[in-house]
RNA sequence: GGUUAAAUCAAUUGAAUAACUCGUAUAAUAGCGGGAAUUUGGCCCGCGAGUAUCUACCUGGUCACCGGAAAUGACUGGACUACGAGCGCAUAGGCCACCGCG
Numbered sequence: 001g002g003u004u005a006a007a008u009c010a011a012u013u014g015a016a017u018a019a020c021u022c023g024u025a026u027a028a029u030a031g032c033g034g035g036a037a038u039u040u041g042g043c044c045c046g047c048g049a050g051u052a053u054c055u056a057c058c059u060g061g062u063c064a065c066c067g068g069a070a071a072u073g074a075c076u077g078g079a080c081u082a083c084g085a086g087c088g089c090a091u092a093g094g095c096c097a098c099c100g101c102g
Base pairs, nucleotide, nucleotide: 001099002098020086021085022084023083024082025081026056029049031047032046033045034044035043041066042065050057058078059077060076061075062074063073064072
């Protein structure tokens, strides 16, 4: 929606709302302070910034760079969190004749 005489959701109480996918945020980013390591290393602690945003701000791989010094860089794979949506689980009533659709 059809069919049918009809096939519905008025009130109350209590509880639950998983997982997965997508969107937005943020670039899992950048700045600063203190400390640490030194080619078998390249970290640790803290501060504030970034989001109409709480939290987080790390990790693996490859390459580069640094020759004992104080500094890392590029590319790439991988999250969490907040909010929204989809799908859907679950919970509590109600209905339950048949057929069809989403």
Predicted 3D model of a 102-nucleotide RNA (Purine riboswitch aptamer) from Gorillibacterium sp. It matches the Rfam family "Purine riboswitch aptamer". Its Rfam clan is "Purine riboswitches". The prediction has a mean pLDDT of 78. The source organism's lineage runs through Bacteria, Bacillota, Bacilli, Paenibacillaceae and Gorillibacterium. The RNAcentral record of the sequence draws on Rfam.